[in-house]
Context: one part of a larger RNA
RNA sequence: UUGGGCAUAAAGCGUGCGUAGGCGGUAUUUUAAGUCAGAUGUUAAAUUCCACAGCUCAACUGUGGCCUGCAUUUGAAACUGAAAUACUAGAGGCUAGGAGAGGAAAGCGGAACUCACAGUGUAGCGGUGAAAUGCGUAGAUAUUGUGAGGAACACCAGUGGCGAAGGCGGCUUUCUGGACUAGAUCUGACGCUCAGGCACGAAAGCAUGGGGAGCGAACGGGAUUAGAUACCCCGGUAGUCCAUGCCGUAAACGUUGUUCACUAGGUGUUGGAGGCAUCGACCCCUUCAGUGUCGUAGAUAAUUCGUUAAGUGAACCGCCUGGGGAGUACGACCGCAAGGUUAAAACUC
Numbered sequence: 001u002u003g004g005g006c007a008u009a010a011a012g013c014g015u016g017c018g019u020a021g022g023c024g025g026u027a028u029u030u031u032a033a034g035u036c037a038g039a040u041g042u043u044a045a046a047u048u049c050c051a052c053a054g055c056u057c058a059a060c061u062g063u064g065g066c067c068u069g070c071a072u073u074u075g076a077a078a079c080u081g082a083a084a085u086a087c088u089a090g091a092g093g094c095u096a097g098g099a100g101a102g103g104a105a106a107g108c109g110g111a112a113c114u115c116a117c118a119g120u121g122u123a124g125c126g127g128u129g130a131a132a133u134g135c136g137u138a139g140a141u142a143u144u145g146u147g148a149g150g151a152a153c154a155c156c157a158g159u160g161g162c163g164a165a166g167g168c169g170g171c172u173u174u175c176u177g178g179a180c181u182a183g184a185u186c187u188g189a190c191g192c193u194c195a196g197g198c199a200c201g202a203a204a205g206c207a208u209g210g211g212g213a214g215c216g217a218a219c220g221g222g223a224u225u226a227g228a229u230a231c232c233c234c235g236g237u238a239g240u241c242c243a244u245g246c247c248g249u250a251a252a253c254g255u256u257g258u259u260c261a262c263u264a265g266g267u268g269u270u271g272g273a274g275g276c277a278u279c280g281a282c283c284c285c286u287u288c289a290g291u292g293u294c295g296u297a298g299a300u301a302a303u304u305c306g307u308u309a310a311g312u313g314a315a316c317c318g319c320c321u322g323g324g325g326a327g328u329a330c331g332a333c334c335g336c337a338a339g340g341u342u343a344a345a346a347c348u349c
Base pairs, nucleotide, nucleotide: 004320005319006318007303008302012317014200015199016198017197021193022192023191025087026086027085028084029083030082031081033080034079035076036075037074038073039072040071041070042069049065050064051063052062053061054060090190091187092186093185094183095182096181097180102176103175104174105173106172107171108170109153113149114148115147116146117145118144119143120142124135125134161168162167205246206245207244208243209242210241214240215239219235220234221233222232257316258315259314260313261312262311265294266293267292268291269290270289271288272287273286274285275284298305299304322349323348324347331342332341333340334339
């Protein structure tokens, strides 16, 4: 490199947008670059290979072919390309709708918690397997009232919804993205995928400035234990929260790249639409889009997957090639740092 693969054995980039590139709907006409056919020239000789012939055979020698290519030229026009014209089934726009924790900002709310102050009240509270550290006569715990503060939003809540992924959940307002349905009015292939590139990207961590109720790495103490740098308990700093800027990683998982087409069904559920309906939050039928479950054919080493494919095909990208060494060293790029990305070899089994 070919071949073969990538749910679980090695292997799908965390996700999207998108450049170059690759691939690309229907009809007609033209062209002739690719493609196909013919002719001519060339492809030195020897050699190799094939056929035949000559030395008795053979080695050897001779004759012919081959030399798959290239160039020129003459044609063909189905397919690919190019040019032109047209189309509407792909894609997009428009109109009318309903759904949604989609995003950003501002404001508001109640429960709980902690703290402060005041009242009642007295000796315990708290915690555990049992205890102790701890708190409490300077009046705790309990209980009532008032105030302050920060964070999270019980029930609704659902194999429910939305988002490209990460993710998103109290209420209201403003701004704003996407999807879906119905109509079939417009544009007329405007499409798919995407190396580089750009953007987003949980938690932890970093920088500066705020904030700090609860929780709580580190740390201190009490237990447990042979020990206990733990599990349990009492405290508790960073952090968790906000703003701005970095970091760029995760079992970033459906361990399953994106797009398109095709291939039995059954049964739930969410959002529409059209019928039907004893007008009712129903029910029944049809249909579109999403999301579950069971299952046929088929696939699979099996588990299992099965119209949301891991089935049958097509387009494009990424990735894999025995275990360890190692996602490491060195170099390069990025980063304030932590570190990240790219990424070997010796050696060894």